Model confidence (mean pLDDT): 81 of 100. Predicted 3D model of a 91-nucleotide RNA (c-di-GMP-I riboswitch aptamer) from Bacillus oleivorans. The model forms 95% of the base pairs in the Rfam consensus. The sequence is in RNAcentral, with records from Rfam. The organism belongs to Bacillus, within Bacteria.
[in-house]
RNA sequence: AAGUGAAAAAGGCAAAUCACUGGAAACUGUGAUACGCAAAGCUAGGGCCUGAACUGCAAAAACGAUAUGCAGAUGGCAGCCGGUUACCACA
Repeated sequence: AAGUGAAAAAGGCAAAUCACUGGAAACUGUGAUACGCAAAGCUAGGGCCUGAACUGCAAAAACGAUAUGCAGAUGGCAGCCGGUUACCACA
């Protein structure tokens, strides 16, 4: 340096739920709490989630009004994979 995380040491993060909050939604933030995590640090390349507005297509339709479905992310998820950085130790 790389690798490994068995046993230690110092610590760290925080699932779900509840309360409040932003949002159309997914989901975010704050507090309590503690499922768990050796990267549960950072990062939106892959993948996944949502679909208000907008765009396209379809359906319906005498007229008018109302309104439906599908696809598309410039919205989100890092505790799915990948990339990248890092504390301690060396069975």